The RNA shown here (SAM riboswitch aptamer (S box leader)) has 110 nucleotides and comes from Mucilaginibacter sp. UBA4741. The model forms 89% of the base pairs in the Rfam consensus. The coordinates come from a structure-prediction model, not an experiment, and the mean pLDDT is 83.

RNA sequence: GAUUUAUAAAGAAGCGGCGAGAGAUUAGGCUCCGUGACCCGCUGGCAACCCUCUAAAAUUAGAGAAGGUGCCAAUUCCUUACCCGGUAAAUAUCCCGGGAAAUAUAAAUU
Numbered sequence: 001g002a003u004u005u006a007u008a009a010a011g012a013a014g015c016g017g018c019g020a021g022a023g024a025u026u027a028g029g030c031u032c033c034g035u036g037a038c039c040c041g042c043u044g045g046c047a048a049c050c051c052u053c054u055a056a057a058a059u060u061a062g063a064g065a066a067g068g069u070g071c072c073a074a075u076u077c078c079u080u081a082c083c084c085g086g087u088a089a090a091u092a093u094c095c096c097g098g099g100a101a102a103u104a105u106a107a108a109u110u
Stems, first nucleotide, its partner, number of pairs: 001110008013043005021032003025081001027079003044072003049068002051064005076102001082099005
């Protein structure tokens, strides 16, 4: 890097550094940001995928938080991009709902 599975409407601070953009991509919004964002470091925290313990021993449930990650603005910030259904309508645009895809994180395999 690829594949598979699971999860994604909850939760979580301060200091130092840097110095202009940032919020994944297409497009449109909206928000954050020199009262210093984003990113990096230290400390702290949130959480419970791997993990530890107990009971089952299929498929799991409960507890834990030492270790491996991860995360600590806004629902993955909202919508769009692909498909299905519905209202209207000759059909389509608009509007409503659903799914997929994509993205992120973990674990396993390669």